[in-house]
Context: one part of a larger RNA
RNA sequence: UGACGGGGGCCCGCACAAGCGGUGGAGCAUGUGGUUUAAUUCGAAGCAACGCGAAGAACCUUACCUACUCUUGACAUCCUGAUAACUUUCUAGAAAUAGAUUGGUGCCUUCGGGAGAUCAGUGACAGGUGCUGCAUGGCUGUUGUCAGCUCGUGUCGUGAGAUGUUGGGUUAAGUCCCGUAACGAGCGCAACCCUUAUCCUUAUUUGCCAGCACUUCGGGUGGGAACUUUAAGGAGACUGCCGGUGACAAACCGGAGGAAGGUGGGGACGACGUCAAGUCAUCAUGGCCCUUACGUCUUGGGCUACAGAUGUGCUACAAUGGGGAGUACAGAGGGUUGCCAAGCCGCGAGGUGGAGCUAAUCCCAGAAAACUUCUCGUAGUCCGGAUUGGAGUCUGCAACUCGACUCCAUGAAGUUGGAAUCGCUAGUAAUCGCGAAUCAGAAUGUCGCGGUGAAUACGUUCCCGGGCCUUGUACA
Numbered sequence: 001u002g003a004c005g006g007g008g009g010c011c012c013g014c015a016c017a018a019g020c021g022g023u024g025g026a027g028c029a030u031g032u033g034g035u036u037u038a039a040u041u042c043g044a045a046g047c048a049a050c051g052c053g054a055a056g057a058a059c060c061u062u063a064c065c066u067a068c069u070c071u072u073g074a075c076a077u078c079c080u081g082a083u084a085a086c087u088u089u090c091u092a093g094a095a096a097u098a099g100a101u102u103g104g105u106g107c108c109u110u111c112g113g114g115a116g117a118u119c120a121g122u123g124a125c126a127g128g129u130g131c132u133g134c135a136u137g138g139c140u141g142u143u144g145u146c147a148g149c150u151c152g153u154g155u156c157g158u159g160a161g162a163u164g165u166u167g168g169g170u171u172a173a174g175u176c177c178c179g180u181a182a183c184g185a186g187c188g189c190a191a192c193c194c195u196u197a198u199c200c201u202u203a204u205u206u207g208c209c210a211g212c213a214c215u216u217c218g219g220g221u222g223g224g225a226a227c228u229u230u231a232a233g234g235a236g237a238c239u240g241c242c243g244g245u246g247a248c249a250a251a252c253c254g255g256a257g258g259a260a261g262g263u264g265g266g267g268a269c270g271a272c273g274u275c276a277a278g279u280c281a282u283c284a285u286g287g288c289c290c291u292u293a294c295g296u297c298u299u300g301g302g303c304u305a306c307a308g309a310u311g312u313g314c315u316a317c318a319a320u321g322g323g324g325a326g327u328a329c330a331g332a333g334g335g336u337u338g339c340c341a342a343g344c345c346g347c348g349a350g351g352u353g354g355a356g357c358u359a360a361u362c363c364c365a366g367a368a369a370a371c372u373u374c375u376c377g378u379a380g381u382c383c384g385g386a387u388u389g390g391a392g393u394c395u396g397c398a399a400c401u402c403g404a405c406u407c408c409a410u411g412a413a414g415u416u417g418g419a420a421u422c423g424c425u426a427g428u429a430a431u432c433g434c435g436a437a438u439c440a441g442a443a444u445g446u447c448g449c450g451g452u453g454a455a456u457a458c459g460u461u462c463c464c465g466g467g468c469c470u471u472g473u474a475c476a
């Protein structure tokens, strides 16, 4: 100087407390360990691995296993020789591949040849998701959006170092003020950026419709530019104003005005460092290793196994509910290899059909909870839907291993969950549906969107984590 303390003081955080809803019990989905296996490819490991890499494993992906192949190679550059390139069909085979076969003789040309492509040969080389993240770059997690981390000059100390950065107040903040052997400065904080909440100006189609007219009653038409919206530019919030407290300060408390008030809400943004944290399997890369194989092609299988264990979720156990009927109200997205309307067929998944749309125009697209009404009457039920049988639909060369969905039948566990444990402070929790990426198909996951919409916070004694000062130490 740090680190540590079941030392002290001050302060903060959904850290506790006060509340609301969960997990832990059940069934299923998904990840992991374990076991099994020819293979169940690899990585991730307390918080900070475990719906993680994977924004989507039937083939492909795919790295694993089995079997069959190739050896200048599936891919790149260079050299030599030949042939247009390309294409049809047949045979063997699981395919890769091998053999036979049909059509075709192209482009430029100084007629020497050249460009491109294919085949054969030669070696330089290719290739490796092989090892080392403890050789590395880059990227990322975490501490932590915590308020800290340092430097120049000066001063003090023999020196390591100290001071500044401590102290009194204050703040979300090393934020600001005052004091001060310190005076200044840098990286962080804040602000500048995006979005949302109010208003104004401009613009008026595909969006809008107050007033006027027509109307098939649909902003449909004429028309309008007010309103909503859209999207460009501005205004607005600064403790600016008033009162009080304070040290005449910084600031705090209350008030006015205001759409918004003291960082208005949300996002992007992550200091010096820590964990030899993670990643050689995104990529790049040193070293090592393989080179008729640890490279490459193909078939089939596996990554989907299953006694038991565990993380994260979904659905429930019902009446604030289930079922039937009727009737409303969103936002944000996506669409031409696409979204797919009306109509018709089917109980349905879906089929048919073909209009419109390169989209404020058309489509996906019926929002659901809510509301009105009928029924069920506390029951393993008109709760719950697992499992299984049968029949189908769709995608796709192909749904056996191993897809999703539909219909009929079946109707398991489950009556609110031990010890323990998690999230959340407001348009939040809880609850309800909608969309997108990936994607041929395949979400209970992920990322977004809106609808309905709470309770509680006395307080900081205690648990956990963190910041500052101080103290002890046989620790570095």
Base pairs, nucleotide, nucleotide: 001476002475003473004472005471007470008469009468010467011466012465013464015460016459019424020423021422022421023420026315027314028313029312030311031310032309034306035305042053043052064301065300067298070295073125077124078123079121080120081119082118083117086103089100090099091098092097107114108113127290128289130288131287132286136284137283138279139278140277141275143273148187149186150185151184152183153182154163155162156161167178168177169176193267194266195265196264198235199234200233201232202231203230208224209223212222213221214220238261241255242254243253244252245251317417321376322375323374324373325372326371333364334363335362338357339356343352344351345350383414388409389408390407391406392405393404394403430452431451432450433449434448435447436446

Small-subunit ribosomal RNA, 3' major domain from an uncultured prokaryote, 476 nucleotides, folded computationally. Model confidence (mean pLDDT): 84 of 100.